[in-house]
Context: one part of a larger RNA
Molecule: small-subunit ribosomal RNA, 5' domain
Organism: metagenome
RNA sequence: GAACGAACGCUGGCGGCGUGGCUAAGACAUGCAAGUCGCACGAGAAAUUCCGGCUUGCCGGGAGAGUAAAGUGGCGAAAGGGUGAGGAAUACAUGGGUAACGUACCCUGAGCACGGGGAUAGCUCCGAGAAAUUGGAGGUAAUACCCGAUGAAACCAUAGCAUCGCAUGGUGCAGUGGUCAAAGGGCGGGAUCCCUUCGGGGACCUGUCGGCUUGGGAGCGGUCCAUGUCCUAUCAGCUUGUUGGUGAGGUAACGGCUCACCAAGGCAACGACGGGUACCGGGACUGAGAGGUUGGCCCGGCACAUUGGGACUGAGACACUGCCCAGACUCCUACGGGAGGCUGCAGUAACGAAUAUUCCGCAAUGGGCGAAAGCCUGACGGAGCGACGCCGCGUGUGGGAAGAAGCUCUUCGGGGUGUAAACCACUGUCAGGGGUUACCAAGUAAUGGGAGCUAAUAUCUCCUUGCAUUGAGGAGCCCCAGAGGAAGCCACGGCUAACUUCGUGCCAGCAGCCGCGGUAACACGAAGGUGGCAAGCGUUGUUC
Numbered sequence: 001g002a003a004c005g006a007a008c009g010c011u012g013g014c015g016g017c018g019u020g021g022c023u024a025a026g027a028c029a030u031g032c033a034a035g036u037c038g039c040a041c042g043a044g045a046a047a048u049u050c051c052g053g054c055u056u057g058c059c060g061g062g063a064g065a066g067u068a069a070a071g072u073g074g075c076g077a078a079a080g081g082g083u084g085a086g087g088a089a090u091a092c093a094u095g096g097g098u099a100a101c102g103u104a105c106c107c108u109g110a111g112c113a114c115g116g117g118g119a120u121a122g123c124u125c126c127g128a129g130a131a132a133u134u135g136g137a138g139g140u141a142a143u144a145c146c147c148g149a150u151g152a153a154a155c156c157a158u159a160g161c162a163u164c165g166c167a168u169g170g171u172g173c174a175g176u177g178g179u180c181a182a183a184g185g186g187c188g189g190g191a192u193c194c195c196u197u198c199g200g201g202g203a204c205c206u207g208u209c210g211g212c213u214u215g216g217g218a219g220c221g222g223u224c225c226a227u228g229u230c231c232u233a234u235c236a237g238c239u240u241g242u243u244g245g246u247g248a249g250g251u252a253a254c255g256g257c258u259c260a261c262c263a264a265g266g267c268a269a270c271g272a273c274g275g276g277u278a279c280c281g282g283g284a285c286u287g288a289g290a291g292g293u294u295g296g297c298c299c300g301g302c303a304c305a306u307u308g309g310g311a312c313u314g315a316g317a318c319a320c321u322g323c324c325c326a327g328a329c330u331c332c333u334a335c336g337g338g339a340g341g342c343u344g345c346a347g348u349a350a351c352g353a354a355u356a357u358u359c360c361g362c363a364a365u366g367g368g369c370g371a372a373a374g375c376c377u378g379a380c381g382g383a384g385c386g387a388c389g390c391c392g393c394g395u396g397u398g399g400g401a402a403g404a405a406g407c408u409c410u411u412c413g414g415g416g417u418g419u420a421a422a423c424c425a426c427u428g429u430c431a432g433g434g435g436u437u438a439c440c441a442a443g444u445a446a447u448g449g450g451a452g453c454u455a456a457u458a459u460c461u462c463c464u465u466g467c468a469u470u471g472a473g474g475a476g477c478c479c480c481a482g483a484g485g486a487a488g489c490c491a492c493g494g495c496u497a498a499c500u501u502c503g504u505g506c507c508a509g510c511a512g513c514c515g516c517g518g519u520a521a522c523a524c525g526a527a528g529g530u531g532g533c534a535a536g537c538g539u540u541g542u543u544c
Stems, first nucleotide, its partner, number of pairs: 001544004006540005013393006019386002021351001027348002030346003035075003040072002048063007082304003091229008101221003106217007114148004123138006160180001162179005185209006192203004230276003237267003242264008279301004283294004306327005329340004357383001359382003365379001366377004396426004406417004430485001432480006439474002443469002448464005488533005493514003499528005509516002
């Protein structure tokens, strides 16, 4: 000199963009942070209100409403968000391999969807319990579940470029034998046929969304190899599933991953093993560079979710707001037993030199579910607080005396403050008040037109038109008023830009280094003046 997630002192007008618990990965009150689908399924209220009747507060019917709440089922909940405790290599970075692998959703090619069955929640009834919760009986549905060898309420399910065997000296095709599917369901429409209680229902056709098998693609992931990645030798030897082999098990997959047997290996001064410290990288700071320091915010990866362990479900987890067990802690209890997990967003006490609102909104972007409308989203978009940082703007502009007053110095003549003020003339940024709408809006969507599908001028899909609409918050523009509301901090002995007077008298004090102060202190304190920077200025800490 530069830098900072800074702190402290004095001071403080506005805006933009950033940024803000570095300490206790210590503890947490309260609210919210993951739901959604009625176009999978069975069922299904109430408040309120309307009508009628009469015994005037009751009965019947309708709307509310096939709505809410609850349940089965599907998808999501493994993402998004947080933190850096652990970890020195099972991590990260770079470059390769996987002929040792996986992939629900998405895009796409091909094919298929036959015939049956038994339950169960919700619900009703009867219980147990303070509660959390839970037992028994009855009974019901599905895109839930199961079966098609046995079996069954009548028979066989079938398929495939899937997969496993056989066959072959070996690999593949062909051949041959086995294994494994599904929901023809939901919604919309309809010329024709059948039934009809004339409301409609069924068959069939069709549109759309789904289901099953299988191939491919993209993306994502698992895994293996090489190289690199801090200090310590006052850590020198370490290792028995250890190193390798054979076989088996296990895994999506390779492998001592696990096990049985066999061999006795494997690593190490190019630092094994041990100890300490630490998330890693892109990057950031500094520096002419080489290098040194660093990893907060943003992006990629990893790890963790009160501590330790475990598996379940699933395409995916050994799962932050899932489950089980154990520990610590907190809370409820009728003492029998239960409930909980902010390293999500706010917020609380505590700790600390120190770090913000229990805010608004889903309008935009993105995500989940849904056919869609839409619902959810503390992701996100915004606003709030803090000069914490960077940047921009302002606190007026021009004129105005050989120069007021005050203050200060003085050789008492005068000098300085100083065009500074007053005064005159103007301007109108920002803040203040009022008004207004180009913009952040893309979409959604009534209706009309065209194309496709189709038996179809239905429906549906796509393109187009576009009635009607979507802003939490911000921004722009115009007008009004009026110099009005807006300057401090540090320094002045040398380094180092800037000096006098008074007070003090080795005292009080200053100080980064040299050093000042013991009666004329440019070094202490005050004042006047001057210098520097400026909404900041200084100090402290840390890095280069």